[in-house]
């Protein structure tokens, strides 16, 4: 110089004026200080908090799947371990086919305990490797996604784990490692006789529901009525069991305004320390949005690489997705120069 890989910033910038919202202190209209995300979106996951409701156990449903660790928990992140794509930096996947059931369409002789279509060999018709019939055979060809261990030598009438040696696989025992797993070694011709579980399904861990219109007070208003119940028929946010409360169910009228929840949080930064890392501790310092038909706009001047994706409704912690000019660090690969 070019191309590629992995991670991370940023989100329009200065100075004015003037309009909203919140808190605070004044006091009647002034001050000061704050004021929309990197995904605020999807609403996929997991929590937190309230409530039902009050312990535990089974069922049914659902999720998750290699180890080991982080975290409040996760389907999330960090090493590691098999496989696999790549020339590499690096990306994807991951319980179980020996518990059982089912599928492999067409093509092909044959798709599971399956096979003889070409062909090879052996005998015979019949002198004749053309062709017929009998018997043997799966090493070679074909079909196909996939043909039932790979090669390579011996054997064989041609062949074949028939033998043998390696290599695969099964077991067994040693040795490293918390563990997945890896290495040594021996035994064994080997019913793991195939792929599909993102098919049912089987193993092993997790899950009770409902949601801030959750729910707590206040205040306002009115008109009751009827069935079932004396302790379980019935309620109690999946069933059953248990528990707990005394109500459960229909029908009809009447009110629906306010405060709380409502932001100091599993919070942000700075240095230290300890771990391969994700993280975790210890010290300091900081407060940074609370609307409620729903605030942060309007305009001026300048500079500019000339700003897309787009706007909180309880809060967190992920995951997907969308995004404009750019920037930044680390590695990798080809080329050229010194």
């Nucleotide at each position: 110089a070019g191309g590629a890989g992995c991670a991370g910033c940023u989100g329009g910038g200065u100075g004015g004026c003037u309009a909203c919202c919140c808190u605070g202190a004044a006091a009647u209209u002034u001050c000061a200080g704050g004021g929309a995300g990197g995904a605020a979106a999807g609403u996929c996951c997991g929590g937190g908090c309230u409530c039902c409701a009050g312990c535990a156990g089974g069922c049914a449903u659902g999720g998750u799947g290699g180890c080991u660790c982080c975290u409040a928990a996760c389907a999330g992140g960090a090493g590691c371990a098999g496989g696999u794509c790549g020339c590499a930096a690096g990306g994807c996947c991951u319980g179980g086919a020996a518990a059982g059931u089912g599928c492999c369409a067409c093509a092909g002789a044959a798709a599971u305990a399956a096979u003889a279509c070409c062909g090879u060999u052996c005998g015979g018709g019949c002198a004749a490797a053309a062709c017929c019939c009998g018997a043997a055979u799966a090493a070679g060809g074909g079909u196909g996604a996939a043909a039932u261990g790979g090669c390579g030598a011996g054997g064989u009438a041609a062949g074949a784990g028939c033998u043998c040696a390696c290599c695969g696989c099964a077991c067994c025992a040693g040795c490293a490692g918390u563990a997945a797993u890896g290495c040594u070694g021996g035994u064994g011709g080997c019913a793991a006789a195939g792929g599909c579980a993102a098919a049912c399904c089987c193993c092993a861990c997790c899950a009770g529901g409902a949601g801030a219109a959750a729910a707590a007070c206040c205040a306002a208003g009115c008109a009751g009525g009827g069935u079932c119940u004396g302790g379980u028929c019935g309620u109690c946010u999946g069933c059953c069991c248990a528990u707990a409360a005394a109500g459960a169910c229909c029908c009809g009228g009447g009110u629906a305004g306010g405060u709380u929840g409502c932001u100091u949080g599993a919070g942000u930064c700075u240095g230290g320390a300890a771990g391969u890392g994700a993280u975790u501790c210890c010290u300091g310092a900081c407060c940074c949005a609370g609307a409620u038909g729903a605030a942060u706009u309007g305009c001026c001047a300048c500079a500019u690489c000339c700003a897309a994706c787009a706007g909180a409704a309880c809060c967190c912690g992920g995951c997907u997705u969308a995004c404009a000019c750019g920037c930044u660090g680390c590695u990798c690969c080809u080329g050229a120069u010194a």
Molecule: Bacterial RNase P class A
Organism: Pseudomonadota bacterium